Context: one part of a larger RNA
Molecule: small-subunit ribosomal RNA, 5' domain
Organism: uncultured prokaryote
RNA sequence: GACGAACGCUGGCGGCGUGCUUAACACAUGCAAGUCAAGGGCUAGCAAUAGCACUGGCGAACGGGUGCGUAACGCGUAGGUAAUCUGCCCAUAUCCCCGGAAUAACAUCGAGAAAUUGGUGCUAAAAACGGAUGAGGUGCUUCGGCAUCAAAGGCAAUGGAUAAGGAUGGGCCUGCGUUUGAUUAGCUAGUUGGUGAGGUAAUGGCUCACCAAGGCAACGAUCUAUAGCUGGUUUGAGAGGAUGAUCAGCCACACUGGAACUGAGACACGGUCCAGACUCCUACGGGAGGCAGCAGUGAGGAAUAUUGCACAAUGGGCGAAAGCCUGAUGCAGCGACGCCGUGUGUGGGAUGACGGGGCUUUGCCUUGUAAACCACUGUCAGACAGGAGGAAAAGUCCCCUUAGGGGACCGGGACAGUACUGUCAGAGGAAGGACCGGCUAACUACGUGCCAGCAGCCGCGGUAAUACGUAGGGUCCGAGCGUUGUCC
Numbered sequence: 001g002a003c004g005a006a007c008g009c010u011g012g013c014g015g016c017g018u019g020c021u022u023a024a025c026a027c028a029u030g031c032a033a034g035u036c037a038a039g040g041g042c043u044a045g046c047a048a049u050a051g052c053a054c055u056g057g058c059g060a061a062c063g064g065g066u067g068c069g070u071a072a073c074g075c076g077u078a079g080g081u082a083a084u085c086u087g088c089c090c091a092u093a094u095c096c097c098c099g100g101a102a103u104a105a106c107a108u109c110g111a112g113a114a115a116u117u118g119g120u121g122c123u124a125a126a127a128a129c130g131g132a133u134g135a136g137g138u139g140c141u142u143c144g145g146c147a148u149c150a151a152a153g154g155c156a157a158u159g160g161a162u163a164a165g166g167a168u169g170g171g172c173c174u175g176c177g178u179u180u181g182a183u184u185a186g187c188u189a190g191u192u193g194g195u196g197a198g199g200u201a202a203u204g205g206c207u208c209a210c211c212a213a214g215g216c217a218a219c220g221a222u223c224u225a226u227a228g229c230u231g232g233u234u235u236g237a238g239a240g241g242a243u244g245a246u247c248a249g250c251c252a253c254a255c256u257g258g259a260a261c262u263g264a265g266a267c268a269c270g271g272u273c274c275a276g277a278c279u280c281c282u283a284c285g286g287g288a289g290g291c292a293g294c295a296g297u298g299a300g301g302a303a304u305a306u307u308g309c310a311c312a313a314u315g316g317g318c319g320a321a322a323g324c325c326u327g328a329u330g331c332a333g334c335g336a337c338g339c340c341g342u343g344u345g346u347g348g349g350a351u352g353a354c355g356g357g358g359c360u361u362u363g364c365c366u367u368g369u370a371a372a373c374c375a376c377u378g379u380c381a382g383a384c385a386g387g388a389g390g391a392a393a394a395g396u397c398c399c400c401u402u403a404g405g406g407g408a409c410c411g412g413g414a415c416a417g418u419a420c421u422g423u424c425a426g427a428g429g430a431a432g433g434a435c436c437g438g439c440u441a442a443c444u445a446c447g448u449g450c451c452a453g454c455a456g457c458c459g460c461g462g463u464a465a466u467a468c469g470u471a472g473g474g475u476c477c478g479a480g481c482g483u484u485g486u487c488c
Stems, first nucleotide, its partner, number of pairs: 001487003005484005012342006018335002020300001025298003029295003034058003038055002041052004065253003074178008084170002089166002092163005097131003106121006136149005153158001179225001181223001186216003191213008228250004232243004255276005278289004306332001308331003314328001315326004345376004355367005380429001382424005390415001395409006432477005437458003443472005453460002
């Protein structure tokens, strides 16, 4: 000098930040991912229409959290991919023909305490399937061709399929860099390489069969300990050291371990299955759960906040849109936790008052212009009044034009009657903490008597203690001041 700090004493206001560093310990409760309406139903209604669940589409792989693991192509940096994928989006080209069969919802009959679930019957689609076509792609080719692979409709807006591009986002590979210990010296059998096959979007012992016997290591392999990495942060003149909270990029994880499914994308925090530990319900037959999301609870701890408001803005998902959802986000609440700003008055005022303290004690010095008293000011806090910006949109109408632009009207704010402005009253409501032997700015008196105590180091205290305790005075900071811890 710095801090995500804690503790002690004290504490006026505001702005901006910031707040479980410990038990990746266990969690009551609420919320955190829905949306659309192509389809057939059900409910209400005369109907228009509205609502409900179901089939279906897109999303749920983003956003948010944490740092367990990881010493690694994990990260950083520079490259490679002729070894690769990419939903939605953009531009180009071509196509969208025919058909049958189911199933949920529903109806009915059941099983079960529940979670849930069975039989029978009916029906639809932009759900699934069969056939056709083949511009185009892929494979083979005797270069004539052959084989194979599509679709979803809709009045329309729009949508679907194929191909080859773009954009965006990934996957994989490589050079270099990336903590400690040699009181860890040898390690390795899918191990190292080859051939062939399988697998993958894709290369590759990634996996397998066979063959060879290799590969790594004192330039530290293997083992061990510790640890997410970086931009940065902090310190320092720099070199360097330490560090990786908040913010941003990447990675890993989601009760513990394992696995795949769906999908453009996951081996998936609020999906599925299996095993385990734990908790809960049970009619004992069987079931349910996962806060390292936001709040909140218990526990641990020196220690860390509200079971708040709103989708008004920004952004995201769905939708043609209106809109719906959004504990992302925007705000508010709590904490002097940090930084910054500001106030607690200003000017005059000597009977140098009273009181306190000290002394060289008829008195003097000091507290001290300090107070009283006089004249002012009005920041902040208080009261009253006015009162934003953050708002761009969307919608309606008109115009130009063609899927965009311009104009008018209308409309809309959680924060918040907040910021800000004006008026009113009145010095009124607002100062403490540490230290005073030297280092180190600041000294006397009394008490104590190697006691009680102090102390960062040197060291003070055993009867005149500027070092302990109290008082007066002083010094340094100041809504803070000290102590402790950690780093330079």